Transfer RNA from a Candidatus Bathyarchaeota archaeon, 75 nucleotides, folded computationally.
Its Rfam family is "tRNA". The family's RNA type in Rfam is transfer RNA.
The source organism's lineage runs through Archaea, Thermoproteati and Candidatus Bathyarchaeota.
RNAcentral holds the sequence, with entries from ENA.

RNA sequence: GGGCUCGUAGCCCAGUCUGGAUAGGGCACUGGCCUCCGAAGCCGGUGGUCGUGGGUUCAAAUCCCACCGGGCCCG
Numbered sequence: 001g002g003g004c005u006c007g008u009a010g011c012c013c014a015g016u017c018u019g020g021a022u023a024g025g026g027c028a029c030u031g032g033c034c035u036c037c038g039a040a041g042c043c044g045g046u047g048g049u050c051g052u053g054g055g056u057u058c059a060a061a062u063c064c065c066a067c068c069g070g071g072c073c074c075g
Stems, first nucleotide, its partner, number of pairs: 001074007010027004020058001029045005051067005
C1' cells in the first nucleotide's frame, strides 16, 4: 500500500441482510421490599450525538461515499 471484517450504555452483546417512527437485553450502578445485618431473591430507577463527517429518502443504527480506530490476511 491492497483486500476482508468489526465499531451500538461503564462492560459484553442483539437489532443492520429486508429503512418505519419511544433503540433493546445481560452484567454493573442505584432506590425500595425482605433480613438482627448482609448475600440471594422480588419490584422500580439512572445511563446512548448507534465511531466521525457528508449524501440518498417522507423517514437512516440499518442504504451509499469519505475518513478515524481495532482485528485478520496479502504484498